[in-house]
RNA sequence: GCGCGGUGGCCAAGUGGUAAGGCGGCAGUCUGCAAAACUGCUAUUCGCGGGUUCGAUUCCCGCCCGCGC
Numbered sequence: 001g002c003g004c005g006g007u008g009g010c011c012a013a014g015u016g017g018u019a020a021g022g023c024g025g026c027a028g029u030c031u032g033c034a035a036a037a038c039u040g041c042u043a044u045u046c047g048c049g050g051g052u053u054c055g056a057u058u059c060c061c062g063c064c065c066g067c068g069c
Base pairs, nucleotide, nucleotide: 001069002068003067004066005065006064009023010022011021017054024042025041026040027039028038029037047063048062049061050060051059
């Protein structure tokens, strides 16, 4: 310098109209107690700042961090 990536505690989808899923955690149902199972909850700076837009996680610019060349 070029390419890819940065989304909840962890993994990970989404790629203009406000964020799926899994694991974990918490609460509940069930049970004599547990485990299992089931239900609910768990992201208001989607790395940071700015821009475009009625509206940005998504597009553009700069910066930071990681991986590869």